Transfer RNA from Christensenella sp. UBA1685, 74 nucleotides, folded computationally.
The coordinates come from a structure-prediction model, not an experiment, and the mean pLDDT is 82.
The sequence was found in a public genome assembly.
It matches the Rfam family "tRNA". Rfam classes the family as a transfer RNA.
[in-house]
RNA sequence: GUGCCCGUAGCCCAGCUGGAUAGAGCGACAGACUCCGACUCUGUAGGCCGCACGUUCGAAUCGUGUCGGGCACG
Numbered sequence: 001g002u003g004c005c006c007g008u009a010g011c012c013c014a015g016c017u018g019g020a021u022a023g024a025g026c027g028a029c030a031g032a033c034u035c036c037g038a039c040u041c042u043g044u045a046g047g048c049c050g051c052a053c054g055u056u057c058g059a060a061u062c063g064u065g066u067c068g069g070g071c072a073c074g
Base pairs, nucleotide, nucleotide: 001073002072003071004070005069006068007067010026011025013023019057028044029043030042031041032040050066051065052064053063054062
């Protein structure tokens, strides 16, 4: 330099044949339980989907560019 893959909550990931309020698990916080903790149960907060532009009535999802990470080739 070229090609391919990945980038979604603090962490690991799902969703990606476009459809309206974006989810699970772990973690955090609160409550219940307990003499106090742990375990368990319940609830709450937390992200507008790497960034920008475009297509569309509508984009996490499609296209282009760009940034970061990984792999292969040269």